This is a predicted structure of a 72-nucleotide RNA (transfer RNA) from Lewinella sp. LCG006.

RNA sequence: GGCCUCAUAGUUCAAGGGAUAGAACAAGCGUUUCCUAAACGCUAGAUCCGAGUUCGAAUCUCGGUGAGGUCA
Repeated sequence: GGCCUCAUAGUUCAAGGGAUAGAACAAGCGUUUCCUAAACGCUAGAUCCGAGUUCGAAUCUCGGUGAGGUCA
């Protein structure tokens, strides 16, 4: 340098164009307990950046950035 894959809560992952972007763990609050843990309930929290297509984009296209792989 060429090509391929990936980028979504703090972490690990879902979401095949129409959602209120979901779950688990973690965090905060509460119930319970003498206290802690566990259990149960509740709360907050995310689409890498820019443009395009579309009535509608996390999803499709292009460019960029970053990570991984492969070839030279």
Lineage of the source: Bacteria > Pseudomonadati > Saprospiria > Saprospirales > Lewinella.